[in-house]
Predicted 3D model of an 89-nucleotide RNA (c-di-GMP-I-GGC riboswitch aptamer) from an Anaerolineae bacterium. Its mean pLDDT, the model's own confidence on a scale to 100, is 86.
RNA sequence: UCCGAUAAAGGCAAACCCGGUGAAAGCCGGGGGCGCAAAGCUAUGAGUCUUCCGCUGCGCAAGCAACAAAGACCGUCAGGCUGCCAAAG
Repeated sequence: UCCGAUAAAGGCAAACCCGGUGAAAGCCGGGGGCGCAAAGCUAUGAGUCUUCCGCUGCGCAAGCAACAAAGACCGUCAGGCUGCCAAAG
């Protein structure tokens, strides 16, 4: 330095429930605890989700889908930045 243990000290917190917030996805607080060694930060690439005055296609229509736009998710994957402990190998 790499790796990361049935180690120690701590940390985070899924579903679900309650309250708040938002048009929605979602977010915030409390309870909870499935899990997590970056489940710390970051929407940069991909992805997913929501909305929608637009635009295109399909459809008799209702409507559906793609794109654009605006937003959300880092506990989907990758990239970037930072970081506690340290057995065995």